[in-house]
Context: one part of a larger RNA
RNA sequence: CUGGGCGUAAAGGACGCGUAGGCGGGAUGUCAAGUCAGAUGUGAAAUCCUAUGGCUCAACCAUAGAACUGCAUUUGAAACCGGCAACCUAGAGUAUGGGAGGGGGAGAUGGAAUUAGUGGUGUAGGGGUAAAAUCCGUAGAUAUCACUAGGAAUACCAAAAGCGAAGGCGAUCUCCUGGAACAAUACUGACGCUAAGGCGUGAAAGCGUGGGGAGCAAACGGGAUUAGAUACCCCGGUAGUCCACGCCCUAAACGAUGAACACUAGUCGUCGCUCUGCUAGUCAGGGCGGUGAUGCACUUAACAGAUUAAGUGUUCCGCCUGGGGAGUACGGUCGCAAGAUUAAAACUC
Numbered sequence: 001c002u003g004g005g006c007g008u009a010a011a012g013g014a015c016g017c018g019u020a021g022g023c024g025g026g027a028u029g030u031c032a033a034g035u036c037a038g039a040u041g042u043g044a045a046a047u048c049c050u051a052u053g054g055c056u057c058a059a060c061c062a063u064a065g066a067a068c069u070g071c072a073u074u075u076g077a078a079a080c081c082g083g084c085a086a087c088c089u090a091g092a093g094u095a096u097g098g099g100a101g102g103g104g105g106a107g108a109u110g111g112a113a114u115u116a117g118u119g120g121u122g123u124a125g126g127g128g129u130a131a132a133a134u135c136c137g138u139a140g141a142u143a144u145c146a147c148u149a150g151g152a153a154u155a156c157c158a159a160a161a162g163c164g165a166a167g168g169c170g171a172u173c174u175c176c177u178g179g180a181a182c183a184a185u186a187c188u189g190a191c192g193c194u195a196a197g198g199c200g201u202g203a204a205a206g207c208g209u210g211g212g213g214a215g216c217a218a219a220c221g222g223g224a225u226u227a228g229a230u231a232c233c234c235c236g237g238u239a240g241u242c243c244a245c246g247c248c249c250u251a252a253a254c255g256a257u258g259a260a261c262a263c264u265a266g267u268c269g270u271c272g273c274u275c276u277g278c279u280a281g282u283c284a285g286g287g288c289g290g291u292g293a294u295g296c297a298c299u300u301a302a303c304a305g306a307u308u309a310a311g312u313g314u315u316c317c318g319c320c321u322g323g324g325g326a327g328u329a330c331g332g333u334c335g336c337a338a339g340a341u342u343a344a345a346a347c348u349c
Base pairs, nucleotide, nucleotide: 004320005319006318007303008302012317014201015200016199017198021194022193023192025088026087028085029084030083031082034080035077036076037075038074039073040072041071042070049065050064051063052062053061054060091191092188093187094186095185096183097182103177104176105175106174107173108172109171110154115149116148117147118146119145120144121143125136126135162169163168206247207246208245209244210243211242215241216240220236221235222234223233258316259315260314261313262312263311266294267293268292269291270290271289272288273287274286275285276284277283278281298305299304322349323348324347331342332341333340334339
């Protein structure tokens, strides 16, 4: 390079925006770079191939032919690809309208509960476990009532449900703001798809500075268990968890399934918008978009997938190539650090 692959065997980038590049709708004219055809020149000799001949054969050698799949020049063709010109509306987008939504940011407000404090009632236990003990309590605990403080999370609604590119998002109200779906017209006129680099976003833990700290809780202390128990269980408890700003950039970041487009039986739910019908309902039916279940064709090693494909095709990107060594060493880049990223080899089976 050719090839075969990537749900679970090795393999889809964590996710988006987008540069170069690659690929790209319908119709007309034109050009002729690609493409195709003809001609000419060249394509050294030897080699290879074919035929004939020479060494007694063969290897070998000689002669002739063919070939040298290439390059250049030139003459044409114009379907395809490409350039140019001027068009089209089915892709894409814009405008308009009323709806849906835990999409994002900021501010304000609420109730339940835990804990603490103060006061009241009240008295000997409480708590915890398989059983206990450490622990709390006559300096009045637990229980109960009232008030106060503070932090965090928002029961029910809640759903195979909704929204978001992913991470993720759930009390209520207000403001600012992104996206998607639907309906009916109008407009732009291929403006598209993908995307190496690049830029941005990116759970939790962790880091820096300053706050905050109710509950929970790595580390740590104690009590148990046990042969031991650096654990599981219990009593405590600090970082942290929370907020602001700045870093880190990794996850079983999963649908273990890249993005886009087209096509290929159904049936049953559910969410949003919308249309139609009548018997006007807690109704029925249709369209588009989302989200589930089941199931044909087909695919698959099987499991399973199956219009939300892992089916049938096209385009572009990423990635894999036996196990270990190793996602390691070295070097580079990034980071305050922790480390991240890129990424081997010897050796060995």
Predicted 3D model of a 349-nucleotide part of an RNA (small-subunit ribosomal RNA, central domain) from a metagenome. The prediction has a mean pLDDT of 90.